[in-house]
Context: one part of a larger RNA
Molecule: large-subunit ribosomal RNA, half A
Organism: Prosthecobacter debontii
RNA sequence: GGCACAGAGUGGAUGCCUUGGUGCUAACAGGCGAUGAAGGACGUGAUAAGCUGCGAUAAGCUUCGGGGAGCGGCAAACACGCUUUGAUCCGGAGAUUUCCGAAUGGGGUAACCUGAUGGUGUUAAUAUGCCAUCGUUCUUUUCUGAAGCCCGCGAGGGAAGUUAGGAAAAGACACGCGAUACCCGGUGAAGUGAAACAUCUCAGUAACCGGAGGAAAAGAAAGAGAAUCGAUUCCGUAAGUAGUGGCGAGCGAAAGCGGAUCAGCCCAAACCGGGAGCUUGCUCCCGGGGUUGUAGGACCCCGACGUGGGACCUUGGACGGUAGGUGAAGGACCUGGAAAGUUCCGACAGAGAGGGUGAAAUCCCCGUAACCGAAAUCUGAAGAGGCCUUAGGGUGUUCCUGAGUAGCACAGCACACGUGGAACGUUGUGUGAAUCUGCGCCGACCACGGCGUAAGGCUAAAUACUAGUUAGCGACCGAUAGUGAACCAGUACCGUGAGGGAAAGGUGAAAAGAACCGCUGCGAGCGGAGUGAAAUAGAACCUGAAACCCUGUGCCUACAAGGUGUAAGAGCCCCUUCGGGGGUGAUUGCGUGCCUUUUGCUUAAUGAGUCUGCGAGUCAGUAUGUGUGGCAAGCCUAAGAUCUUCCGGAUCGGAGGCGCAGCGAAAGCGAGUCCGAAUAGGGCGACCAUAGUUGCACGUGCUGGACCCGAAGCGGAGGUGAUCUACCCUUGAGCAGGUUGAAGCGCAGGUAAUACUGCGUGAAGGACCGAACCGGUGAAUGUUGAAAAAUUCUCGGAUGACUUGAGGGUAGGAGUGAAAGGCUAUUCAAACCCCGUGAUAGCUGGUUCUCCUCGAAAUGCAUUGAGGUGCAGCGUCGCGUGCUGAUUACCGGGGGUAGAGCACUGAAAGGGCUAGGGGGCAUACCCGUCUACCAAACCCUAUCAAACUCCGAAUACCGGUGAGUGGAGCGCGGCAGUGAGACGGUGGGGGAUAAGCUUCAUCGUCAAAAGGGAAACAACCCUGAUCAGCAGCUAAGGUGCCUAAACCAUGCUAAGUGGAAAGGAUGUGGGAUUUCACAGACAGUGAGGAUGUUGGCUUAGAAGCAGCCACCAUUUAAAAAGUGCGUAAUAGCUUACUCAUCGAGAGAUCCUGCGCCGAAAAUGAUUGGCGAUAAGCAUGGUACCGAAGCUCUGGGUGUUCAUCCAUUGGAUGGGCGCGGUAGAGGAGCAUUCCCAACACGCUGAAGGUGGAUGGCGACUGAAACUGGAGAGUUGGGAAGAGAGGAUGCAGACAUGAGUAACGAUAAGACCGGUGAAAUCCCGGUCCGCCGUAAACCCCAGGUUUCCCGGGCUACGUUUUUCGUCCCGGGGUUAGUCGGGACCUAAGCCGAGGCGGAUACGCGUAGGCGAUGGACAGCAGUUUAAUAUUACUGCACUUGCGAAACUUAAGCAGGGAGGACGCAUCAAUGAAGGCCACCAGGUGAUUGAAUUCCGAGGUGAGGCUACGGCCGAUCCGUAUGGCUGGAGUUGGUGCCGAGAAAAGCCCCUGUGCAUGCUAAGCAACCCGUACCGUAAACCGACACAGGUGGGUGGGUAGAGUAUACCAAGGCGCAA
Repeated sequence: GGCACAGAGUGGAUGCCUUGGUGCUAACAGGCGAUGAAGGACGUGAUAAGCUGCGAUAAGCUUCGGGGAGCGGCAAACACGCUUUGAUCCGGAGAUUUCCGAAUGGGGUAACCUGAUGGUGUUAAUAUGCCAUCGUUCUUUUCUGAAGCCCGCGAGGGAAGUUAGGAAAAGACACGCGAUACCCGGUGAAGUGAAACAUCUCAGUAACCGGAGGAAAAGAAAGAGAAUCGAUUCCGUAAGUAGUGGCGAGCGAAAGCGGAUCAGCCCAAACCGGGAGCUUGCUCCCGGGGUUGUAGGACCCCGACGUGGGACCUUGGACGGUAGGUGAAGGACCUGGAAAGUUCCGACAGAGAGGGUGAAAUCCCCGUAACCGAAAUCUGAAGAGGCCUUAGGGUGUUCCUGAGUAGCACAGCACACGUGGAACGUUGUGUGAAUCUGCGCCGACCACGGCGUAAGGCUAAAUACUAGUUAGCGACCGAUAGUGAACCAGUACCGUGAGGGAAAGGUGAAAAGAACCGCUGCGAGCGGAGUGAAAUAGAACCUGAAACCCUGUGCCUACAAGGUGUAAGAGCCCCUUCGGGGGUGAUUGCGUGCCUUUUGCUUAAUGAGUCUGCGAGUCAGUAUGUGUGGCAAGCCUAAGAUCUUCCGGAUCGGAGGCGCAGCGAAAGCGAGUCCGAAUAGGGCGACCAUAGUUGCACGUGCUGGACCCGAAGCGGAGGUGAUCUACCCUUGAGCAGGUUGAAGCGCAGGUAAUACUGCGUGAAGGACCGAACCGGUGAAUGUUGAAAAAUUCUCGGAUGACUUGAGGGUAGGAGUGAAAGGCUAUUCAAACCCCGUGAUAGCUGGUUCUCCUCGAAAUGCAUUGAGGUGCAGCGUCGCGUGCUGAUUACCGGGGGUAGAGCACUGAAAGGGCUAGGGGGCAUACCCGUCUACCAAACCCUAUCAAACUCCGAAUACCGGUGAGUGGAGCGCGGCAGUGAGACGGUGGGGGAUAAGCUUCAUCGUCAAAAGGGAAACAACCCUGAUCAGCAGCUAAGGUGCCUAAACCAUGCUAAGUGGAAAGGAUGUGGGAUUUCACAGACAGUGAGGAUGUUGGCUUAGAAGCAGCCACCAUUUAAAAAGUGCGUAAUAGCUUACUCAUCGAGAGAUCCUGCGCCGAAAAUGAUUGGCGAUAAGCAUGGUACCGAAGCUCUGGGUGUUCAUCCAUUGGAUGGGCGCGGUAGAGGAGCAUUCCCAACACGCUGAAGGUGGAUGGCGACUGAAACUGGAGAGUUGGGAAGAGAGGAUGCAGACAUGAGUAACGAUAAGACCGGUGAAAUCCCGGUCCGCCGUAAACCCCAGGUUUCCCGGGCUACGUUUUUCGUCCCGGGGUUAGUCGGGACCUAAGCCGAGGCGGAUACGCGUAGGCGAUGGACAGCAGUUUAAUAUUACUGCACUUGCGAAACUUAAGCAGGGAGGACGCAUCAAUGAAGGCCACCAGGUGAUUGAAUUCCGAGGUGAGGCUACGGCCGAUCCGUAUGGCUGGAGUUGGUGCCGAGAAAAGCCCCUGUGCAUGCUAAGCAACCCGUACCGUAAACCGACACAGGUGGGUGGGUAGAGUAUACCAAGGCGCAA
């Protein structure tokens, strides 16, 4: 270290539980608000942080009822109280009800600031306090009241007994909120579907806006549509019909019928009466009258008086609601901690619903059935009274009956209806009627016929919804579920914001919550003791699984190569009923995980760290098929209704649907009908019996998100963002130091005068160098950073188009942009948030238990089609048919392939022959001639062809006959999957007769196939696995060893060939042919190898041997005008050839077996290894091994047949089967809940550990232990019903790993103290670092971090006694500082007003708004913590304020002033710095240094009577010079020409009772702690980053550079 067992830890699954959810039912209610809402802020308790309650009368006050003993909320404890004189508590009514909020006196950054008027407290008075009122809009009334216009010469008058405007009073059911619901209206998308897309669809949906109510809307026909009906609304049906529709996708009525509920009315007008006005013939008002289509009414005539109705007014107050009350009946023994359990004996029941009580209770408690009850308040039925209404008929045709209306034109919309033939309705613009003899409609239009009566209004019920209240129910959930939320949750937390949004339940019956003791730091934690039934129920608390981490015991393990198992198996250990069982496992054989996707995966293709929990084909409607019931030529009800024992059931209800008859375009006819002249013919039907319909369950299609998860995106007439950044506006601020020296000016020279030149002066500049500041050139580092953009070095600009603070403005197809598609909150070729939304996804991934039967495809056609889909093919299941099938034998067929051939069509080599053409010669012309040129036709020889055939198979195909009963064929129906294929053989095409290439045909295998062989190796060879066997025989292939099995015989190979090719080669075996050879071959050796001649030419030369031509001749045994080497050319060597020697075979070619060379790669290398001369190769023979094949024995199962028993079925035997992906079919297991029956539980349920036993399997599950209250079996039923995977979701725990790191390398060391403990805390002494900061002051922002005491779990990158952490306590003091009670800028709000579908936008008066203007305090001292604030001292401002004095104040108007740029120069000069100086005396005679004394100052520490006293130590010198430059003032120059208002001052007008003012008095609200270049702000952090203004010393230096130092602060949390 492994396995097993046991025991702990961690962790929080499982089981049980439920206070919380969720769905539904019934009833109620359906609003609240200026009498101040909803919602909040802040308070409120003896103690009080939170929640709840309440509001300064503050966990409450008053009163009326209920109730009856305790009470002071959650929430304990202590203290203190209340209560039978009735508390707490419950209900009704009232009182109080801070501040914000519509918010309403004005303002505002919600919960704050600040007024006016009247009254009032206090004061001498001001100040300050209290009470009430003061909003806008609209309406009404009253008062006041123009300008302008018109008429008029004017006076004056009119529109107007005035308008606008102003003021006052009264009223408002006006404002805002609420339920994400329901309703009506306005505006109105897109994703999507149409497999693209534009009409269309989604959809008048989402969203926004306006408005209302408990309902809303609609509504009493200018209707419907053909039968007549008689307002509207809703349900069922008609009906997915009629229609509409790129006639695509889709959209989709109405009448009628059955039901629910029912309800009808009022004006205008005609006419009559009254009144008012005047413009005297008109208008207005009031009353009567009157309200319809068979027309009615007025007018005229006739006639009726009671009944009914009402939605109106008054009264009434039943029932009911808001508290309550009565309410039956049980005991004992036993077990137990506890009885409600068991047993025994009883009781009640109009109550056996439910909950609780120490387990399971009708009779213990609360309740339940039944009955009773209200002072107050709410609802408001019946009834009563009033009021209103309830009458008509007739004649006549005089009057009335809704006008910018109907209609029409154009453009739209809405109607199911998309412009269509498009009616009807409705809107905009234009035009524009009639008047009952009228008008509209009946789907263009016309006629006839009919229906209705527009242009005014009201109207309950039936219908929709549920935030809320009460009562209840659930085959709904039970803490990863159910609401996001069972718990102090819309919380914590994230975000600037809109917005997003968690986790987290359980001690016990009862706290009986562990007294006391011990260890320890007066810890944490633990051990005893005690409580309790139990403490392994101990508060991190029920049960307590797994991962993970340990401990103990048994066995094994240190030469071993391993997908971690499986099969065999020795040894050791344990148990044993002695049969056996359990644990471990030396050694051996075989053996490349799972899923997905694929032709194909160990693949080096995907996914998973592990465990636990969650996690995916559902539901509704419709259609079709199957199974199974009911009824049947019929079957079924829907909505609704009634009854009831009310989670349920029964009965009505036939509206309607399907079926019973078809044919036709239809009229129509009908067992027929249509076409047709037809009686013909044909199509579709019928043919004498036809089966449907409706429940339930299941398969499948369609419509819906439709199996689950997943986009990038699109739209919103919806919002949120300019705290980042871009640009702009207003108002402020900043820029060390040094350099250069423009214009102008002055002087001098110079010119006729200019010009020009020089010297000065001057101080310009998008000037120069260079800090702060701004930027970001290059490099390195960093890259799980110090940092989600930085650091270090280097670099650019640095008086300008500069930088920066504060306050504002501009925004999403929009802004802004010195322009990069840059920036718009770490997001930009269209931000962010929410919604449409579960967008869509022909795409990827995932899709959960078992067994049994069968079992594919990767092809054709079509496709905006190619990785998708439709039809067919192939699968499966059911029904039917009944030998038709595959195959085989024989017979009969047609064919034009392989082959072959050249007869055709073409190609094509050689030769012959020979037209034609070319070329040469010849040629005056006509004739000619030659040809190593091209070549038709023809002939001979030899050939070629997918698109040639005089020929022509094998197979295949068709037909016939016989055999053939098969998981065969064929037909119909349900349900699929497949439509990416791969390799091998054969036949082709493409390619290169390349490819593990591509594409067809055909067969096989894989796919979907395991086993044996090929070392290993989907596809090759053999063979198709139902299960078991320590049985046998074989196939392919094998038989030296690894490794099961072998021997014999004859040859070959020498290469380790076997175990790489073309090509090459005296390797070797076999065969054949041929040449030379005793007349002497081949090879070797000894000789010769000559002459004309250096052949000729060419050449510088060319002599055999550069090249060209020729290649003769001679002598010879033989010898080339030369085979090779060689020379400049010769020379030289050599060969051919010849002789001699030698003495027997030698050479060449071809065929064939086995070998050789060819043969170079990177870690060491392969016949599989060892190795082998066979154990290689060839031939032959005989054995054996060898598979999941075949056989044998036994079992299971499907199907079929037979027999037997029978009750649906069962048993026995036989035959044939049982590899399997996609897929089809069948049968089961398990989980949760419901119903019924049965049976269990404290003598111990579920769950957990455990695993005997049983089952093919999913599973079942005994004993034992744990656990402590519920659970099971059987038969049915219903599903949130099965997990290993989805880069799944949540939690827990591992691994990496005791590894990296511990955040600027400015640095610590020692001693002492404290403490349980000190590298870190405190003190001391040294050391180091910053020092235009790493010091000090102020703003923003933070919000208690400040100070003191105590503490150390967590936080702090270690430790910690320390802290900015935790607990407790304390701390911020203002007339003058800052802000308000003063002012205005940009901008914002905005009465009236203007614009706009709405929302809303702009804007006048007016107001708000600092970053600016105005405005009065300094020094010292003091606290642990505040100070320009307290205290001391001395000032100042504004008011009030007597006398005296004064005649003005106030208001209005006007004016001045306030009041302003940049650069540069000068004057004056505060603080600060540097230098110099430092009384007198002493020592000391003098000088220097120095000590001491010293007026005076400092003041540790001690004491204290708190007033002070004592007093160590230290200083003991007070002016000058230089520098400095805050601030103030002024000059000059320049062009970009540089806020407003108030305070304050002056003038004018008005104004008659104040003004000034001593002493004295008054002076309000808010901020004030602390950090503030940072550990407290912005950056997720105690983060090397960022952050505006002021001061900023010394030496060196031009300097705020740089270096070193002071004051002061630090040593950077390891």